[in-house]
RNA sequence: GUUCAUCUUCAGGGCAGGGUGCAAUUCCCGACCGGCGGUAAAAGUCCGCGACCUAUUCCUUUUUUGGAAUAGCCGAUUCGGUGUGAUUCCGAAACCGACAGUAAAGUCUGGUAUAAAGAAGAUUGGG
Numbered sequence: 001g002u003u004c005a006u007c008u009u010c011a012g013g014g015c016a017g018g019g020u021g022c023a024a025u026u027c028c029c030g031a032c033c034g035g036c037g038g039u040a041a042a043a044g045u046c047c048g049c050g051a052c053c054u055a056u057u058c059c060u061u062u063u064u065u066g067g068a069a070u071a072g073c074c075g076a077u078u079c080g081g082u083g084u085g086a087u088u089c090c091g092a093a094a095c096c097g098a099c100a101g102u103a104a105a106g107u108c109u110g111g112u113a114u115a116a117a118g119a120a121g122a123u124u125g126g127g
Base pairs, nucleotide, nucleotide: 002127003126004125005123006122007121008120009119010118017029018028019027031107032106033097034096035049036048037047038046044095045094053072054071055070056069057068058067059066077093078092079091080090081089099110100109101108
C1' cells in the first nucleotide's frame, strides 16, 4: 500500500400566498422538493440499487407477533445550444412521486427514535 474481518458514526427534501366549504397544507389557483452508485461531463426522468408493496418457504411465537431467504412488483423528458464527449452542463418547455389515516395528500400525521442502498472512519486483528 492492498485485501479480508470486526466494530463505530452518518445516511430524504418539500404547499408561501389565496379560493370554495361545517370541515381540505388532501379539492381549485398557485408554491415547493428531489435517497445511493454508475456514466467520455455535474442526472428526480439514462443504467443499476435501496425504500414501499405482494407471494412462497423456513425459523420464532400462545392463535397473535417478529425475523430471514427467494421470487415478483416498482413513476416520470423532450427541443435548441456549447463541446472530442452531456436524455447529466446552459436556455426553454414538460412530466413523475408506495402504503395506512383524514374532505380525495409527492409535501400533514403514522408504521419510522425503524430498516437500508451506500458514505466516512477506527482496530493491538488475519492474509